[in-house]
RNA sequence: GCUUUAUUUGUCUAAUGGUAUGAUAACUGCCUUCCAAGCAGUUGGCCCGGGUUCGAUUCCCGGAUAAAGCA
Numbered sequence: 001g002c003u004u005u006a007u008u009u010g011u012c013u014a015a016u017g018g019u020a021u022g023a024u025a026a027c028u029g030c031c032u033u034c035c036a037a038g039c040a041g042u043u044g045g046c047c048c049g050g051g052u053u054c055g056a057u058u059c060c061c062g063g064a065u066a067a068a069g070c071a
Stems, first nucleotide, its partner, number of pairs: 001070007010024003018054001025043006047063005
């Protein structure tokens, strides 16, 4: 220098065009003599910019970061 892949909440993870899923964590309540466990609820997320589309996490282009391969 070229090619490919990946980026979703504090952490891990699903989705393949139509208001983003689950686990864990944190917080609140119930239960318990207390704690732990359990049950119910709440909070919180699509790497950045542009394009296509009625509508984009998803498709296209560029960029950033990381990884792999070739030279």